[in-house]
RNA sequence: GCCGUGGUGGCGGAACUGGUAUACGCGUACGCCUCAGAAGCGUAUCCCGCAAGGGUUGGGAGUUCGAGUCUCCCCCACGGCA
Numbered sequence: 001g002c003c004g005u006g007g008u009g010g011c012g013g014a015a016c017u018g019g020u021a022u023a024c025g026c027g028u029a030c031g032c033c034u035c036a037g038a039a040g041c042g043u044a045u046c047c048c049g050c051a052a053g054g055g056u057u058g059g060g061a062g063u064u065c066g067a068g069u070c071u072c073c074c075c076c077a078c079g080g081c082a
Base pairs, nucleotide, nucleotide: 001081002080003079004078005077006076007075010026011025012024019065027045028044029043030042031041032040046055047054048053058074059073060072061071062070
């Protein structure tokens, strides 16, 4: 240099053919239970906002009624070729 795969909340990780972004798990906070604890159970848990609402999938642009998903440029990680 060329080709391929990937980048999504604090962490892991889904989202099928473009149609509710963050399901599920971990962690965390509070509570229940206990003499106390562990285990178990319940609720909450991306950001801004009093709310209505808005924003957010590595960064930017494009296509589309609609983009995590498709296209282009760039960044980063891994693998292959030279």